[in-house]
The RNA shown here (Bacterial RNase P class A) has 383 nucleotides and comes from a Mariprofundaceae bacterium.
The source organism's lineage runs through Bacteria, Pseudomonadota, Candidatius Mariprofundia, Mariprofundales and Mariprofundaceae.
The coordinates come from a structure-prediction model, not an experiment, and the mean pLDDT is 78.
A source record names the gene rnpB.
It matches the Rfam family "Bacterial RNase P class A". By type it is a ribozyme. Gene Ontology terms of the family: dimeric ribonuclease P complex, tRNA processing and ribonuclease P activity.
RNA sequence: GGAGUGGCCCGGGUAGUCGCGUUGUGUAUAUGUUCGCAUAUGCAUGCCGAGGAAAGUCCGGGCUGCAUUGGGUAGGAUGCCGGAUAACGCCCGGCGGGGGCGACCCCGGGAAAGUGCUACAGAGAAUAGACCGCCGGGCAGUGUUCGCACUGACCGGUAAGGGUGAAAGGGUGCGGUAAGAGCGCACCGUCCCGUACGGUAACGGACGGGAGCUGAGGUAAACCCCAUCCGCAGCAAGGCCAAAUAGGGAAGCAACAGGCGUGACCCGCGCUGCUUCCGGGUAGGCUGCUUGAGUCUGCGGGCAACUGCAGGCCUAGAUGAAUGACUACUGCUUCUGUUUUCGGACAGGGGUACAGAACCCGGCUUACAGGGCCACUCCGCAG
Numbered sequence: 001g002g003a004g005u006g007g008c009c010c011g012g013g014u015a016g017u018c019g020c021g022u023u024g025u026g027u028a029u030a031u032g033u034u035c036g037c038a039u040a041u042g043c044a045u046g047c048c049g050a051g052g053a054a055a056g057u058c059c060g061g062g063c064u065g066c067a068u069u070g071g072g073u074a075g076g077a078u079g080c081c082g083g084a085u086a087a088c089g090c091c092c093g094g095c096g097g098g099g100g101c102g103a104c105c106c107c108g109g110g111a112a113a114g115u116g117c118u119a120c121a122g123a124g125a126a127u128a129g130a131c132c133g134c135c136g137g138g139c140a141g142u143g144u145u146c147g148c149a150c151u152g153a154c155c156g157g158u159a160a161g162g163g164u165g166a167a168a169g170g171g172u173g174c175g176g177u178a179a180g181a182g183c184g185c186a187c188c189g190u191c192c193c194g195u196a197c198g199g200u201a202a203c204g205g206a207c208g209g210g211a212g213c214u215g216a217g218g219u220a221a222a223c224c225c226c227a228u229c230c231g232c233a234g235c236a237a238g239g240c241c242a243a244a245u246a247g248g249g250a251a252g253c254a255a256c257a258g259g260c261g262u263g264a265c266c267c268g269c270g271c272u273g274c275u276u277c278c279g280g281g282u283a284g285g286c287u288g289c290u291u292g293a294g295u296c297u298g299c300g301g302g303c304a305a306c307u308g309c310a311g312g313c314c315u316a317g318a319u320g321a322a323u324g325a326c327u328a329c330u331g332c333u334u335c336u337g338u339u340u341u342c343g344g345a346c347a348g349g350g351g352u353a354c355a356g357a358a359c360c361c362g363g364c365u366u367a368c369a370g371g372g373c374c375a376c377u378c379c380g381c382a383g
Stems, first nucleotide, its partner, number of pairs: 001379010012330007020049002023046010051354001055365002058363005063234004075230005080094004095108005109225002114223002116219003131162002133158005139152005170188006189213001190211006197204002238287004248278006258272005294313008331352009
């Protein structure tokens, strides 16, 4: 200098003008009042006012209500081992397998219980399989140096070689054979059993014995098997106050009346009270609501995730849903032009993302203009 790997951070700044939300203080008005004040509204002023993902709502927990002796079934999730945590499918440290020269990255129960699926290509795809090739046989034809050779179809043998495929049912060698084949043997590989050693464990390397390997391709985000975990619902949870109207209950009062309807009218017939209190509950309001498994710094424990102690800090709580708009200067970046002492300088134009709390936390995933930092790897060059 070039090419990469892992991790962390920032997400514009300053000033002015106008405006919005919560809240403290002051003040005015109204209402209530136990005369202290409280509540509502307006005005003035002060503090504070989105994120690294506030997002997707995919996991886990808190909180709340309901249910609940215990166990099972159904359903769902997870899946090597150990740790960490409130908990987790996240995270940390290991183990095994695969990829990369490497930093490093990806994957993780069971396919030697059963069932299913396995495209295309290919002769054959899980009870393997003869397309080409190789070998044997008799037959026919051609040639012939009469030994045989070649060609053709046919009947058999063969999984060594070719070809297809993601995958063709261990590999190399020697023997063996007509040609071949774990058909036999040696070594390697694979699987099973055992022993002691190291490790908390997953597992590791070592030694011994056994099996020719027809129990043995892949797939469990196919059914399934095994182990572990999980009650159901969610802040529109839940709690409190509570108008009008209708209806319910209680008490008191009135009552052969009165009112309404029918009817021209009377009789008759039908319907019907007034007041106060109580409870449920709708609209509406209040609450839950933001101080919390919080965050920062220091010291200590641990490889780490994480955790103990001490001190400091307060950092949105809206609900027809605030957190904004404009102006000026400036930062970063890019384009064009001019200029240059080739480092830059000046002028003009463009860009400045993804996205926005809604009960709260721990994670994961996804989106993101532009920029910065740290550690490490490989290659080249120079010393």